[in-house]
RNA sequence: GGUGAUAAAGGCAAACCCAUCGAAAGAUGGGGGCGCAAAGCCACGGGCCUAAGGUUCAAAAGUGGACUACGGUAGCCGGGUUGCCGCCG
Numbered sequence: 001g002g003u004g005a006u007a008a009a010g011g012c013a014a015a016c017c018c019a020u021c022g023a024a025a026g027a028u029g030g031g032g033g034c035g036c037a038a039a040g041c042c043a044c045g046g047g048c049c050u051a052a053g054g055u056u057c058a059a060a061a062g063u064g065g066a067c068u069a070c071g072g073u074a075g076c077c078g079g080g081u082u083g084c085c086g087c088c089g
Stems, first nucleotide, its partner, number of pairs: 001088004011036002016031006034075001040081003044078003047073003053068006
């Protein structure tokens, strides 16, 4: 530098359940274990989720619809960055 066949030291932890936070999406902690060779970290580009606030439409009103990220997702993809072990050079 390349690579992830096998193995070892080990690591992470989906759904679901409980608690807390949040308008929600979701997050954090505990249990759990579907999977993961970066399922370590970063929302930079695209995608996806949500719509409190905002805009707008309807309505007498309560309220409802549409649009919108400054909210999320790194376990959707790309990109950036760091790194354990084995193997090859």
This is a predicted structure of an 89-nucleotide RNA (c-di-GMP-I-GGC riboswitch aptamer) from Anaerolineales bacterium UBA3082. The source organism's lineage runs through Bacteria, Bacillati, Chloroflexota, Anaerolineae and Anaerolineales. The coordinates come from a structure-prediction model, not an experiment, and the mean pLDDT is 85.